[in-house]
Context: one part of a larger RNA
RNA sequence: GAACGAACGCUGGCGGCGUGCGUAAUACAUGCAAGUCGAGCGGACCUUCGGGUCAGCGGCGGACGGGUGAGGAACACGUGAGUGAUCUAUCGAUGAGUGGGGGAUAUCGGGCCGAAAGGCGCGGCAAUCCCGCAUACGUUCCUACGGGAAGAAAGCCGGGCAACUGGCGCUCAUCGCGGAGCUCGCGGCCCAUUAGCUAGUUGGGAGGGUAACGGCCUACCAAGGCGAAGACGGGUAGCUGGUCUGAGAGGACGAUCAGCCACACUGGCACUGAGACACGGGCCAGACUCCUACGGGAGGCAGCAGUGAGGAAUUUUGCGCAAUGGGGGCAACCCUGACGCAGCAACGCCGCGUGUGGGAAGAAGGCUUUCGGGUUGUAAACCACUUUUGUAAGGGACGAAGUCCCUUCGGCAAAUAACCGAGGGGGAUGACGGUACCUUGCGAAUAAGCCACGGCUAACUCUGUGCCAGCAGCCGCGGUAAGACAGGGGUGGCAAGCGUUGUUC
Numbered sequence: 001g002a003a004c005g006a007a008c009g010c011u012g013g014c015g016g017c018g019u020g021c022g023u024a025a026u027a028c029a030u031g032c033a034a035g036u037c038g039a040g041c042g043g044a045c046c047u048u049c050g051g052g053u054c055a056g057c058g059g060c061g062g063a064c065g066g067g068u069g070a071g072g073a074a075c076a077c078g079u080g081a082g083u084g085a086u087c088u089a090u091c092g093a094u095g096a097g098u099g100g101g102g103g104a105u106a107u108c109g110g111g112c113c114g115a116a117a118g119g120c121g122c123g124g125c126a127a128u129c130c131c132g133c134a135u136a137c138g139u140u141c142c143u144a145c146g147g148g149a150a151g152a153a154a155g156c157c158g159g160g161c162a163a164c165u166g167g168c169g170c171u172c173a174u175c176g177c178g179g180a181g182c183u184c185g186c187g188g189c190c191c192a193u194u195a196g197c198u199a200g201u202u203g204g205g206a207g208g209g210u211a212a213c214g215g216c217c218u219a220c221c222a223a224g225g226c227g228a229a230g231a232c233g234g235g236u237a238g239c240u241g242g243u244c245u246g247a248g249a250g251g252a253c254g255a256u257c258a259g260c261c262a263c264a265c266u267g268g269c270a271c272u273g274a275g276a277c278a279c280g281g282g283c284c285a286g287a288c289u290c291c292u293a294c295g296g297g298a299g300g301c302a303g304c305a306g307u308g309a310g311g312a313a314u315u316u317u318g319c320g321c322a323a324u325g326g327g328g329g330c331a332a333c334c335c336u337g338a339c340g341c342a343g344c345a346a347c348g349c350c351g352c353g354u355g356u357g358g359g360a361a362g363a364a365g366g367c368u369u370u371c372g373g374g375u376u377g378u379a380a381a382c383c384a385c386u387u388u389u390g391u392a393a394g395g396g397a398c399g400a401a402g403u404c405c406c407u408u409c410g411g412c413a414a415a416u417a418a419c420c421g422a423g424g425g426g427g428a429u430g431a432c433g434g435u436a437c438c439u440u441g442c443g444a445a446u447a448a449g450c451c452a453c454g455g456c457u458a459a460c461u462c463u464g465u466g467c468c469a470g471c472a473g474c475c476g477c478g479g480u481a482a483g484a485c486a487g488g489g490g491u492g493g494c495a496a497g498c499g500u501u502g503u504u505c
Base pairs, nucleotide, nucleotide: 001505002504003503004502006501007500008499009498010497013352014351015350016349017348018347019345020344021310026308027307028306030305031304032303035060036059037058040057041056043054044053045052046051067263068262069261077187078186079185080184081183082182083181086180087179088178091176092175093174094173095172096171097170098169099133101131102130103129108123109122111120112119113118139150140149141148142147155168156167157166158165159164189235190234191233196226197225198224201223202222203221204220206218207217208216238260239259240258241257242253243252244251245250265286266285267284268283269282288299289298290297291296316342318341319340320339324338325336326335327334328333355385356384357383358382365376366375367374368373390442391441392440393439394438395437399432404427405426406424407423408422409421410420411419449494450493451492452491453490454475455474456473460489461488462487463486464485470477471476
């Protein structure tokens, strides 16, 4: 000098864009943060008879999104490869199929236990719930390559008088997009005042297990494996893109944003599922808090707000799903503390303003003086002007286009239905917000401080004090004339900030 997620002191007008628990991964009151589908199913209730509401069964989603950085020195991360050792729901493309039977059960009814949380047994019913059978293009296995064996499904909603047809699904395969698992080369901290470490340890054939390779696991066999190119141990730490600094090389850091990892009160475990060993799912154990009829139960903010505590220190228990994105649904739509906005904070960066021009008899006052004067100083007053900001009034957005409705053409089709695709037109939809912005009225009106002035370092005098009180980054000032302390005047620097402290280069 630059920088900062800063804090502290004094001061403080406005706007835009950002940023805001770095400490206790401390404990949490309250509300909200993941639902949705009646076009899968039966029922209960209401009904204007069109339908609607509710719990349950069932489906998809809850593995995303959001938080945090505890742990971890590791294929965790970065980068480059490999997977002939692998998986992949939804989505896209292609091919084939969707036949015929059976069963259970929640809600419900009635009975019972319990303070509650909740639970038990009886009866009966449905499905896109569950289970056989049939079929098998391709799939898997066996094969003597001729063949043989095994394995699937679910329906629902429209148009049409109907045959028929459209849409959403379902099943089996193959490919793809995107995602994931596993393996390897190389790379990035400190300590040798850590020198030896190792028994599933190193390897093997066999078996189990997994989507998959593998001591991943098991029994047996062999005796190996690692290490001064630093094993083992200890300390510290999320890693990266990047950020800061620097001419660079380098050094330091890893907030916000983005990628990956890890964690979800602490420890362990599996279940379901395409995917979890699962933040707002489950079980067990532990600590803690709460309820209890003492028998037993409930809970997990490192989601958004918010509270206590800790701390020098870090915000609202706000509005909205209008946009973007996500989940469900044919859709309408519902949900979304993701997100979009608003609020608070000079915390940062940037921009703007606090007026402009004229005005000397250099007014008064202050300070100083060698008492002549000098200085504050064109500064003020005063005159003329302007109106950013402010205040008041009026107008008033962009962000909105999709979906939906109407219509034209094309496709499918027997079809002027329906459905699909392309185009046209109209309507509805804004939290922010009566905000931004524009116009007009008023009126210099509402708006300047902080630090320094001995040298480094730009800026000097007076008074007080008298090695006292005090200053200080270093050198050093102060013991009676202090440019260094304190106050005044003046001056210098920066400016809605200025200084101090801390940290990095």

Small-subunit ribosomal RNA, 5' domain from an uncultured bacterium, 505 nucleotides, folded computationally. Its Rfam family is "Bacterial small subunit ribosomal RNA".